[in-house]
Predicted 3D model of a 356-nucleotide RNA (Bacterial RNase P class A) from a Microbacteriaceae bacterium. Taxonomically the source falls in Microbacteriaceae (Bacteria, Bacillati, Actinomycetota, Micrococcales). RNAcentral holds the sequence, with entries from ENA. It matches the Rfam family "Bacterial RNase P class A". It is annotated as a ribozyme. Gene Ontology terms of the family: ribonuclease P activity, dimeric ribonuclease P complex and tRNA processing. The coordinates come from a structure-prediction model, not an experiment, and the mean pLDDT is 75.
RNA sequence: CGGGUCGGCAAGACGGCCGCGUCGUCCGCAAGGACGCCGAGGAACGUCCGGGCCCCGUAGAGCAGGGCGGUGGGUAACACCCACCCGGAGCAAUCCGCGAGACAGCGCAACAGAGAGCAGACCGCCGACGCAAGUCGGUGAGGGUGAAACGGUGGGGUAAGAGCCCACCAGUGGCCCGGGUGACCGGGUCAGCUAGGCAAGCCUCGCCCGGAGCAAGGCCAGACAGGGGACUAUGGGGCUGCUCGUCCCGUCCCCGGGUAGGCCGCUGGAGUCGCACGGCAACGUGCGACCGAGAUGGAUGGCCGUCCAAGGUCGCAAGACCCCAACAGAACCCGGCGUAUCAGCCGGCCCGUUCA
Numbered sequence: 001c002g003g004g005u006c007g008g009c010a011a012g013a014c015g016g017c018c019g020c021g022u023c024g025u026c027c028g029c030a031a032g033g034a035c036g037c038c039g040a041g042g043a044a045c046g047u048c049c050g051g052g053c054c055c056c057g058u059a060g061a062g063c064a065g066g067g068c069g070g071u072g073g074g075u076a077a078c079a080c081c082c083a084c085c086c087g088g089a090g091c092a093a094u095c096c097g098c099g100a101g102a103c104a105g106c107g108c109a110a111c112a113g114a115g116a117g118c119a120g121a122c123c124g125c126c127g128a129c130g131c132a133a134g135u136c137g138g139u140g141a142g143g144g145u146g147a148a149a150c151g152g153u154g155g156g157g158u159a160a161g162a163g164c165c166c167a168c169c170a171g172u173g174g175c176c177c178g179g180g181u182g183a184c185c186g187g188g189u190c191a192g193c194u195a196g197g198c199a200a201g202c203c204u205c206g207c208c209c210g211g212a213g214c215a216a217g218g219c220c221a222g223a224c225a226g227g228g229g230a231c232u233a234u235g236g237g238g239c240u241g242c243u244c245g246u247c248c249c250g251u252c253c254c255c256g257g258g259u260a261g262g263c264c265g266c267u268g269g270a271g272u273c274g275c276a277c278g279g280c281a282a283c284g285u286g287c288g289a290c291c292g293a294g295a296u297g298g299a300u301g302g303c304c305g306u307c308c309a310a311g312g313u314c315g316c317a318a319g320a321c322c323c324c325a326a327c328a329g330a331a332c333c334c335g336g337c338g339u340a341u342c343a344g345c346c347g348g349c350c351c352g353u354u355c356a
Base pairs, nucleotide, nucleotide: 001352002351003350004349005348006347007346008345009344012307013306014305015304016303017302018301020039021038023036024035025034026033027032041327045338046337048336049335050334051333052332053213055211056210060244061243062242063241065209066208067207068206069205070084071083072082073081074080085099086097087096088095089094100204101203105202106201107198108197122143123142124139125138126137127136128135129134151169152168153167154166155165156164170194171193172191173190174189175188176187177186178185179184217264218263219262220261226255227254228253229252230251231250235249236248237247238246271290272289273288274287275286276285277284278283311322312321313320314319
């Protein structure tokens, strides 16, 4: 320098004018006004997971249902993160894997192909018969099909062949030894054992899960009109379905009527940053510093100027002019994941080339 791979930063800066919302102060009887502070994000998004908080009846058991699935760790928890193992892709950095079980059982496999699940004779090879065409039988070694055809090489053997037998290699399983917390890895030995795939089809095993969600829930004020039905404890109802258990006893359901105002919850918390220590890391502990949206029909916007970065045109150059700026937007709060994102910047590592 070129190519690749991984990670991070940032989401324009300053000034002026106008506008919007909460809060504070002041003015005003009030409506409201003036001034001042503050006022979206890396994803605030999707609402896909996990929690806090809160209510239901302290919510227990079984079945059903759902989720997860290599190992060890992190965490409040997780389907997340870190490290490692195994398998796959790549020369490598690195990336990918819904990564338990297919000797518990059931099931499935398009097209092609002769044959696809206790395999299979289309061509070929071999044997018998036949003048021949061919027929019958043997054969999975050779050809062909397929995502997949039941180890590989060599030798023996045979009519031709085949783990049929033998040697070596590969794999699998049993036993033993060594390393590792573990997944697992390495070695030895024995056994011809050679066993196919799919569990993102049912299923089996292990672990986890009560339900509902801030329109939760609580308080204040205000308004209204009742009617019908079910069941009287062998009943009815209560926030997942069923069974049991448990709680309540005028409880529930339907129709009709009324209201839809205010306050709390509400934002400072599993918080962020720095340093030290422990740890490979995720992360933890200690100390210090910092933090200022809380709307409720829902504010956070627009214009102008200068500058910065990139791009285009012109120009030998200095420079001049033009143009563009995304995705999106709080609504109880966190931790993740996923997705969207204009124009950019920085760094680690790998490969190649050249120079020193």